[in-house]
Molecule: small-subunit ribosomal RNA
Organism: uncultured bacterium
C1' cells in the first nucleotide's frame, strides 16, 4: 500500500462502480428463441347485428362485422448467436509470429448465365382401434418454395490428348479439343417492377488443421512407447496425417527431463515494487473447455447441440403398477454448504440480436430500477463575534490554582443539507404515410405517433441551526499523560515484554493524539527481505569446498589472415484487437466517473545493410601445452632376498630367596630353585641414532640394507608438434583406523574378559594376566578433526630472513664462502582484504575459468523409499512439531582442584586457651495467659540493653475510659493554682467536703491572656505493617592499595592506552622506560597520646640546700630537679664506604634519647553484600479510631527434658592458707566522696573533719618478698548446692537483688572430633577506678604492676593485591549445565491388519449408434414388357459382424484414514 473480503461498534445525503470466492450441491414457480399467411393447404368458436323459415320459454338457415384473424399442421430461416460456468485440462488448450500449393464458409457484396417440361406422395384433415397418462395404431382425401423423374448446359467437376506461363519440394495457374455425367420454384405487385430460386467468378465475414517459440512443482517419478516410430496401397473427411486398416521395416521420445504424481482454464490485464522481480486471473474483453454423470450420432453452411434426439447410469415427480416426465454453471428464486454475496421488480423507450416485403413480433441480451457503508470519489452536520478566561458539572492540585475553554451561554449571519409547495428536461434519430421527381438505394417538403426510468434529474419559493459523529489509540516502536482502582489477582500483548500494594503497559474516569461516516480487528498479497541476492549473497572460525585423482557431456578458450553472417548492431515493412496505464484536450457545479486524440506496447515475423568482438569455415604462427636429449635429488610404488639390537620363549651352567608392581599396595612369579648372570638355540613383529617445520606422493600415506620391475616431479641447453588447453554434473579408478569374509600367522602390545587395588560406589582412571585384533596372501567394507576446518586451473601485485634440489659468476688446491636464476617447503611483514581474529607471491590481495556446497537453532543427518553391502552399516534425504533465538569474533570483569610475583599471627614456631565440669550470661526449641520485640555464616548469639522486683515495658491477665495522656481551633462555664481531708475500691477511678486568693486593660459593668470543668467537630494517638518505598546513622570486604578524571593517540564498536613493563616500596611509594602528558579521590604526611631535649611557669604540686618544727615539704625563703602545662627542637636515608642502571633504594656503619612509617590512637577511596535499623529519631504510602489509642492492678519478660555461643571458678604444690613487709596508674565525688572516732565477728550502724577538689576524700593496689602450717588427698585444693541466722537499698527483695556469718562440701585429677587470640612493655598473670545505677557485674569500656617464649621459612590451609591464561559464567562457580527415571501433554515412525481414493494389465458381457456384409421380408416415383400386373434399377426392415460407454471377474501399483501394541523426539 491493495482487496469481489467478513466481524465488532457507529451511521446523515449524493454520484459512479462491485456484489456465491464456499456445494460444477440439489432445485419449487414464473419467465430466458422464436417468427415468416408475400411459400402451402384446412380455416372456425364464442360474440354483435340483419334477414328468413319453423314443431315458438327456443331451435335452425344465410349474410355483415370481428377475419381470411387465432390456435394446430406441412414448408422456409433461426434455435451453432446472445447468456451462464470454469468440472476438466500442463495441452498447439493458451500466448505470439507464421503456414494452408492440405481446406470449408448459410445470411451479405460483386461477376456471369439461367429458371423449360412432367410426376407420384405424406401431415393437417375425416374414419376406427388402443391407452391412466404421455402418446400411438389402422385406412381414406388433400396442396406448396415439400418430395422426384426428364431436358437445355454459360459452367462445374472427372478421363484423356496436345499447349503455354508461374513458383517454393510436393506443385499452381491458364486456354483448347474428345468423352462421360451434373440445376432450378415460385410468390406479391399500383404491372413499372420487387423479393426469392439454381450454377459460376471474386470477395468479405467467420471457422477447420498444420508449424517455431514460451506456458507450474516434484527425480524420494528414470527409463516410457506397439498404431507405438517410418514406409507401401488402400478406406475415410471439407482438408493433411496412423486419422483408421493390410502387409512391410524396428523404429520413436528421454538428463536440454521422456514417463509418472500432485496442481491449475489462458490471455489482455490487477495489485504491489526505484526497477527487476513477486503474488494473482473477480468485475470488462479475447480464446478454450463443460452444460446432471457417461457413451453417440443424426440434422445442418456450421453442432457430435444449456432451454434438440438415442443409449446406459444416479437422483427427483406422476401412475390405474402396466408405464412415463425431468435436468436454472439464462434471469429472479429456494433449500443446503458456508465467516460471507441482493429483487421471484419495470421496458423493450434506446443500443444490438432472431424472423418478416413490411408493419409488426420475440428478446431476464440490454436500459434502467430495488437491496448492501463492499468500494472510490464528493457534500454536510453551520459561520462570524463573544472573557465575567463562568461560582456549572466533571477531572488534576503543592489547595495558591490549573483543565475542559471561545467551549457554552449571548448577538448577528448564513441555508448546501431537510420539510412543504410549483414548475421541469436532455436522452427521438428512424420506420411509416404524402407530395416532386426517372427513382420506395437516394434526395427535398410535409404529416402521423412512440419515454421503462420519471413526475427523476434540475430549477424556483417558503420555513428554520433547524434533521446529521463516532471510532481507535495514548510504555518504547508511534503522534499522543494524569487520577483511582486492582495486587504475577482480575487482565494485556503486533515485537520487546507489563501485572508480587505508589501500574502514564491492566480495567473506569479526565484530558490528548490520530482518523473520520466511517473507524478498528481478523484473513490474504507485494513491499520492507540485498532474507534464493539477473540487476544484488556467500563457503578459514558465523550455514557453506566433494577424502583424492582420471575423464565422457557440458561451460570456457592464445597470435595472425581472409570468406561467411549464428550472436550482435544499425534502418524499413508489418503485427503487437479493444479497454486499462501514460500524456494532451474535452463533458457531468468539482471529483470518482465518461468521450476523443496521441504515445506507449521494451515482443515476434519478414527484408535491406555492417563485420570489430562471438561462432564457423579455410590457411598460417609459436609464446599455451606436449615430445626428444642430457643431468642430478627422493622413506614415491610393487616384488625378491639380507642383517643387527630388544622383547618373549626353550635348553645348559653359576648361584640363592627374594622378584615383580605402586602414591602406598596387593592380585602374580618364586625353594618343584624364580628374578640376577652366562653360553646356545626358536619365533614374530618394528626398524634406534642418522632425522631435520628436510624429501616424495593425487590425497590417504611413504623410513634398517641389497637387486629387480616401475610411476611421476625438477634442472639445463637445442630441435620437433602446432592450441593438442582449462575445468568437469553424472561415471571410473584410489582411499588411514577400526569392522567382515577364507587360509595361514602370533614375539610383544592389547578391546572384551578375569583378578588385585582406589572410592560411599568404581562396570573406570592404576596394577597382573590376557581372547579378539594388530602382522601375511586373497576378497569386501567405504568411513575420519579423511585439516591447511582454505576446490582446481592461469596471470598480476613492495619486501625481509634462514632452509631443500638443481644450474651459473666470483673465489678456493678442493671445501667453506659470496652473487644471480628456475623448481620446492617455512617464519615475519608493505598495500590491500577482513566482522573481527588474522590472511599477506604457498593470499583469505587484484582479476578471469569451471565446479562442489549454503539459506535461523532444534527434530535430524533421523523417518519411509530407493541404490550398494555377508553384515556391521553407507550414500541420498524429508515433514509434523517445537523455541526466539541458536551461532562468530572480539571486550570488560567474575571464576578455576590455570600460571608467575607478592602480602597479612594466614600457616609453620612457641605461649595461653575454648571444646570435657560447676556456675554467671545471650540466642534456639520447648512450655506458658503471656514467657514483648528486633538481630542470623565470618560481618546473630555478656549484640541494642552504661544495668527487667514496681518504674522501665512494647507482652499478657482483670477491671476503666472515649476530642482523649499530648497539640491547635471554636462555644459554654468557672478564678486558675495550692493545700488538707472523708467514704468505696487493689488501683485507676468515682462520689461527697474544709480552708485561702491572683496577672493585666479599664468607668462598678466588662474584655484579655494563662488556667481547669462541661460540649461540639476538625483531628490527637498508634514501640501497628512495609529498611524490598525512603533519609539519617551503621555493619563488612579493608587502613587492603586501589578507584578515577580531561586532553591526546588507538580501535567499525564495546573498549583500550595513562594504571601495563624492568627495578623498589608498608603503600598506584618512589625512579628508569613508554603514545601519552597532566590531574582528583585513597597511600603518605598535618592531629591526639607516649618517648629525649630546650624555653617559659610557680599554686593545691615537687624537695638537693639554708632555716624552725616532736613528729609529718608541716611552715619560711629557694624552683635546682621530678611533676604539670603551654610553647619549640629533635630524625631528613641527613653522613660514611658497599650493592644497585648513573635512578629510586637495599643491607651495613657512625652518631643519636630515638633510625629507617620510632610505638600507639584518630583518621575508611570508587564501590560491594535490597548487610542491619520504620523499636532512636525523620518520613511516604497503608492500617486502626469507645481502639492495634490512653490510665490502672497483679503476673510475665527471670519458665526448663535440651542443644549452641561468649565468660568466671577451677581442677592444685611456678599452689592454699596464716602472719609480716614494700611498691603504680587512670580515674570519681554534693541526695556525692566520706577523714577521723564508737558499736558489732562482720555485712553495716551512730556521729562526724575536710572537700565543689594537683588542696579532702575514694586510697590499704594485689600478684610480688621474707617467715609458719599442712603434704599429693576429691585434699586446708575447689567452691556448686542446701539450711539456719543477719545486712543494705527501696512504697515494696513471694515470684525476682546484692552483701555477711555459721554449718552443708556437688562436680571436676588437664578435658574427643575440632577451633581461638595475639610478634614486645605483645602474650600471659596481677590487681585499681569508671559509665549505668535507689539497690543489683563473673559483662563493657579503662589503668597501671609483674613480664615471657617463638617466627627456619611460604609447600600446604584462610583472606587478599598486581600481571598473564582458559571459559559455553555476567542475578558472575553458593555460576552453568548432561542424561536415565517418575508424572502430564503433543505431533510423529513401525505394526497383524481394516477401511477408502486413484490407476495399470487380462478377461467376461455389450446398450444406443457409425460402419460393412446380407437382405428369401417390405416398397408411391424412374426404365422394359406380353400392363388389374410382372420384372428391373433403387431403398428400406430385420439379421449378422467390426468397434464400443456404464456394469461384472481376477491381477498388481499408487496414495490416503484408521490400528492392539511399540520406537525414538519435543515441551
Nucleotide at each position: 500500500g491493495a482487496c469481489g473480503a467478513a466481524c465488532g461498534c457507529u451511521g446523515g445525503c449524493g454520484g459512479c462502480a462491485g456484489g456465491c470466492u464456499u456445494a460444477a450441491c440439489a432445485c419449487a414457480u414464473g419467465c430466458a428463441a422464436g417468427u415468416c399467411g408475400c411459400a402451402c393447404g384446412a380455416g372456425a368458436a364464442c360474440g354483435c347485428u340483419u334477414u328468413g323459415g319453423c314443431u315458438u320459454u327456443g331451435c335452425c338457415a344465410a349474410g355483415g362485422c370481428a377475419a381470411g384473424u387465432a390456435c394446430a399442421g406441412u414448408g422456409g430461416c433461426g434455435g451453432a448467436c446472445g447468456g451462464g460456468u470454469g468440472c476438466g485440462u500442463a495441452u498447439c488448450g493458451c500466448g505470439u509470429a507464421g503456414a494452408u500449393a492440405a481446406c470449408c464458409u448459410g445470411c451479405c457484396c460483386u461477376c456471369a448465365g439461367g429458371c423449360g417440361c412432367g410426376g407420384g406422395a405424406c401431415a393437417a384433415u375425416c374414419a376406427c382401434a388402443g391407452g391412466a397418462a404421455a402418446c400411438u395404431g389402422u385406412g381414406g382425401c388433400u396442396a406448396a418454395u415439400a418430395c422426384c423423374g426428364c431436358a437445355c448446359g454459360u459452367c462445374g467437376u472427372c478421363u484423356g490428348g496436345a499447349u503455354c506461363c508461374c513458383g517454393c519440394a510436393u506443385g499452381g495457374g491458364a486456354a483448347c479439343c474428345a468423352g462421360a455425367u451434373g440445376a432450378a420454384a415460385g410468390c406479391c405487385u399500383u404491372c413499372g417492377g420487387g423479393c426469392g430460386c439454381c450454377u459460376u467468378u471474386g470477395g468479405a465475414u467467420g471457422g477447420g488443421u498444420c508449424u517455431g517459440c514460451g506456458u507450474u512443482g516434484g527425480a524420494u517419478u528414470a527409463g516410457c512407447u506397439u498404431g507405438u516410430u517410418g514406409g507401401u496401397g488402400a478406406a475415410g473427411u471439407a482438408a493433411c496425417a496412423g486419422c483408421u486398416c493390410a502387409c512391410c521395416a524396428a523404429g520413436g521420445c528421454a538428463a536440454c527431463g521422456a514417463u509418472c504424481c500432485a496442481u491449475a482454464g489462458c490471455u489482455g490485464g490487477u495489485c504491489u515494487g526505484a526497477g527487476a522481480g513477486g503474488a494473482c486471473g473477480a468485475u470488462c474483453a479475447g480464446c478454450c473447455a463443460c452444460a446432471c454423470u457417461g457413451g453417440g450420432a443424426c440434422u445442418g453452411a456450421g453442432a457430435c447441440a444449456c432451454g434438440g434426439c438415442c443409449c446406459a447410469g444416479a437422483c427427483u415427480c406422476c401412475u390405474a403398477c402396466g408405464g412415463g416426465a425431468g435436468g436454472c454453471a439464462g434471469c429472479a428464486g429456494u433449500g443446503g454448504g458456508g465467516a460471507a454475496u441482493c429483487u421471484u421488480g419495470c421496458a423493450c423507450a434506446a443500443u444490438g440480436g432472431g424472423g418478416u416485403a413490411a408493419c409488426c413480433c420475440c428478446u431476464g441480451a440490454u436500459g434502467c430500477a430495488g437491496c448492501c457503508a463492499u468500494g472510490c470519489c464528493g457534500c454536510g452536520u453551520g459561520g462570524a463575534g463573544g472573557a465575567a478566561g463562568a461560582c456549572a458539572c466533571c477531572c488534576c492540585u503543592a489547595u495558591g490554582g490549573g483543565g475542559c475553554g471561545u467551549a457554552a451561554a449571548c448577538u448577528c449571519c448564513u441555508u448546501u443539507u431537510c420539510u412543504g409547495a410549483a414548475c421541469g428536461a436532455a436522452g427521438a434519430g428512424a420506420c411509416c404515410c404524402c407530395u416532386g421527381u426517372a427513382g420506395u438505394u437516394u434526395c427535398a417538403g410535409g404529416g402521423c405517433g412512440c419515454g421503462a426510468c420519471g413526475g427523476u434529474a434540475g430549477u424556483u419559493c417558503a420555513g428554520g441551526a433547524a434533521u446529521a459523529a463516532g471510532c481507535a489509540c495514548c510504555g518504547g516502536c508511534u503522534a499522543a499523560c494524569u487520577c483511582c482502582g486492582u495486587g504475577c489477582c482480575a487482565g494485556c500483548a503486533g515485537c520487546c515484554g507489563c501485572g508480587g500494594u505508589a501500574a502514564u503497559a491492566c480495567g473506569g474516569a479526565g484530558g490528548g493524539u490520530g482518523c473520520a461516516a466511517g473507524c478498528g480487528u481478523u484473513g490474504u498479497c507485494c513491499g520492507g527481505a540485498a532474507u534464493c541476492a539477473c540487476u544484488g549473497g556467500g563457503u578459514g572460525u558465523a550455514a557453506a569446498g566433494g577424502g583424492u585423482g582420471c575423464g565422457c557431456a557440458g561451460g570456457c578458450g592464445g597470435c595472425c589472415u581472409g570468406g561467411c553472417a549464428u550472436g550482435u548492431c544499425c534502418g524499413a515493412u508489418g503485427u503487437g484487437a479493444a479497454a486499462g496505464c501514460c500524456c494532451g484536450g474535452g463533458g457531468c457545479u468539482c471529483a470518482a466517473c465518461c468521450c476523443c486524440g496521441g504515445a506507449a506496447u521494451c515482443g515476434c515475423a519478414u527484408u535491406g545493410g555492417a563485420a570489430a568482438c562471438u561462432g564457423u569455415c579455410a590457411g598460417g604462427c609459436u609464446u599455451g601445452a606436449g615430445u626428444c636429449c642430457g643431468a642430478g635429488a627422493g622413506g614415491g610404488g610393487c616384488c625378491a632376498g639380507u642383517g643387527g639390537a630388544a622383547u618373549u620363549c626353550c635348553u645348559g651352567g653359576u648361584g640363592u630367596a627374594g622378584g615383580g608392581g605402586u602414591g602406598a599396595a596387593a592380585u602374580c612369579c618364586g625353594u618343584a630353585g624364580a628374578g640376577a648372570u652366562c653360553a646356545g638355540g626358536a619365533g614374530g613383529a618394528a626398524c634406534a641414532c642418522c632425522g631435520g617445520c628436510g624429501g616424495c606422493g593425487a590425497a590417504a600415506g611413504c623410513g634398517a640394507c641389497u637387486g629387480g620391475c616401475u610411476g611421476g616431479a625438477u634442472c639445463g641447453g637445442g630441435a620437433c608438434u602446432g592450441a593438442c588447453g582449462c575445468u568437469g554434473a553424472g561415471g571410473c579408478a584410489c582411499g588411514a583406523a577400526a569392522g567382515c569374509g577364507u587360509g595361514g600367522g602370533c614375539a610383544g602390545c592389547g578391546a572384551a574378559c578375569a583378578g588385585g587395588a582406589u572410592u560411599a560406589g568404581a562396570u573406570a582412571c592404576c596394577c597382573u594376566g590376557g581372547u579378539a585384533g594388530u602382522c601375511c596372501g586373497c576378497g569386501c567394507u567405504c568411513u575420519a578433526a579423511a585439516c591447511c576446518c582454505u576446490g582446481u586451473u592461469c596471470a598480476c601485485u613492495g619486501g625481509a630472513c634462514g632452509u631443500u634440489g638443481g644450474a651459473u659468476g666470483g673465489g678456493u688446491c678442493a671445501a667453506a664462502c659470496c652473487g644471480u636464476c628456475c623448481a620446492g617447503a617455512g617464519u615475519c611483514g608493505a598495500a590491500g582484504c577482513u566482522a573481527a581474529c588474522g590472511c599477506g607471491u604457498u593470499a583469505a590481495g587484484u582479476g578471469a575459468a569451471c565446479c562442489g556446497c549454503c539459506u535461523g537453532g532444534g527434530g535430524a543427518g533421523u523417518a519411509c523409499g530407493g541404490c550398494c553391502g555377508c553384515a556391521a552399516g553407507g550414500c541420498u534425504a524429508a515433514a509434523a512439531c517445537u523455541c526466539a533465538a541458536a551461532g562468530g569474533a572480539a571486550u570488560u570483569g567474575a571464576c578455576g582442584g590455570g600460571g608467575g610475583c607478592c602480602c597479612g599471627c594466614a600457616c609453620a614456631a612457641g605461649c595461653g586457651g575454648u571444646g570435657g565440669a560447676g556456675c554467671a550470661u545471650g540466642c534456639g526449641g520447648u512450655u506458658u495467659a503471656a514467657u514483648u520485640a528486633g538481630a542470623a555464616g565470618c560481618a546473630a548469639c555478656g549484640c541494642g540493653a552504661a544495668g527487667a522486683a514496681c518504674c522501665u515495658u512494647a507482652c499478657u491477665u482483670a477491671g476503666g475510659u472515649u476530642u482523649g495522656a499530648c497539640a491547635u481551633c471554636c462555644c459554654g462555664c468557672g478564678a486558675a493554682c495550692c493545700u488538707u481531708c472523708c467514704c468505696g475500691g487493689a488501683g485507676a477511678c468515682g462520689g461527697a467536703g474544709g480552708g485561702g486568693u491572683g496577672c493585666c486593660c479599664c468607668u462598678u459593668g466588662g474584655a484579655g491572656a494563662a488556667c481547669g470543668c462541661g460540649g461540639u467537630g476538625a483531628c490527637a494517638g498508634g514501640u501497628g505493617c512495609u529498611g524490598c518505598a525512603u533519609g539519617g546513622c551503621u555493619g563488612u570486604c579493608g587502613u587492603c592499595a586501589g578507584c578515577u578524571c580531561g586532553u591526546g593517540c588507538u580501535g567499525u564498536g564495546a573498549g583500550g592506552u595513562g594504571u601495563u613493563c624492568g627495578g623498589u616500596u608498608a603503600a598506584g611509594u618512589c625512579c628508569g622506560g613508554c603514545a601519552a602528558c597532566g590531574a582528583g579521590c585513597g597511600c603518605a604526611a598535618c592531629c591526639c597520646c607516649u618517648g629525649u631535649c630546650c624555653u617559659u611557669a610557680g599554686u593545691u604540686g615537687a624537695u638537693a640546700c639554708c632555716a624552725c618544727u616532736c613528729a609529718c615539704g608541716g611552715u619560711g625563703g629557694g624552683c635546682a630537679c621530678u611533676a604539670u602545662a603551654a610553647g619549640g627542637a629533635g630524625a631528613c636515608u641527613g653522613c660514611c664506604g658497599g650493592c644497585g642502571c648513573a635512578a629510586a633504594g637495599c643491607g651495613g656503619g657512625a652518631g643519636g634519647a630515638a633510625g629507617g612509617u620510632g610505638g600507639g590512637g584518630a583518621u575508611g577511596u570508587c564501590g560491594u553484600c535490597a548487610u542491619g535499623u520504620c523499636c532512636u529519631c525523620a518520613u511516604g504510602g497503608c492500617c486502626u479510631u469507645u481502639a492495634u489509642g490512653c490510665g490502672u492492678a497483679g503476673g510475665g519478660c527471670u519458665a526448663c527434658a535440651c542443644a549452641c555461643g561468649u565468660g568466671c571458678u577451677a581442677c592444685a604444690a611456678u599452689g592454699g592458707u596464716c602472719g609480716g613487709u614494700a611498691u603504680a596508674g587512670c580515674g570519681g565525688g554534693a541526695g556525692g566522696c566520706g577523714c577521723g572516732g564508737c558499736g558489732g565477728a562482720g555485712a553495716c550502724g551512730c556521729c562526724a573533719a575536710g572537700c565543689c577538689a594537683a588542696u579532702c576524700c575514694u586510697u590499704c593496689a594485689a600478684a610480688g618478698c621474707c617467715g609458719g602450717c599442712g603434704u599429693c588427698a576429691g585434699u586446708u585444693a575447689g567452691g556448686a548446692u542446701u539450711g539456719c541466722a543477719g545486712u543494705c537499698u527501696g512504697c515494696a527483695a513471694c515470684u525476682c537483688g546484692a552483701c555477711c556469718g555459721c554449718a552443708u562440701g556437688a562436680a571436676g585429677g588437664a578435658g574427643g572430633a575440632a577451633u581461638c587470640g595475639g610478634u614486645a612493655g605483645u602474650a600471659a598473670u596481677c590487681g585499681c577506678g569508671g559509665a549505668u545505677c535507689a539497690g543489683a557485674a563473673c559483662g563493657c569500656a579503662g589503668c597501671g604492676g609483674u613480664g615471657a617464649a617463638u617466627u627456619c621459612g611460604u609447600u600446604c590451609c584462610c583472606g587478599g593485591g598486581c600481571c598473564u591464561u582458559g571459559u559455553a559464567c555476567a542475578c558472575a562457580c553458593c555460576g552453568c549445565c548432561c542424561g536415565u527415571c517418575a508424572c502430564a501433554c503433543c505431533a510423529u515412525g513401525g505394526a497383524a491388519g481394516u477401511c477408502a481414493c486413484u490407476u495399470g494389465c487380462u478377461c467376461c458381457a455389450g446398450a444406443a449408434g457409425u460402419c460393412g456384409g446380407u437382405g428369401a421380408c417390405c416398397c408411391a416415383a424412374c426404365u422394359g414388357c406380353g400392363u388389374a400386373g410382372c420384372a428391373g434399377a433403387g431403398g428400406g426392415a430385420g439379421c449378422c459382424g467390426c468397434c464400443g460407454a456404464a456394469g461384472g471377474a481376477g491381477u498388481g501399483g499408487u496414495u490416503g484414514g484408521u490400528g492392539a501394541c511399540u520406537g525414538g523426539g519435543g515441551u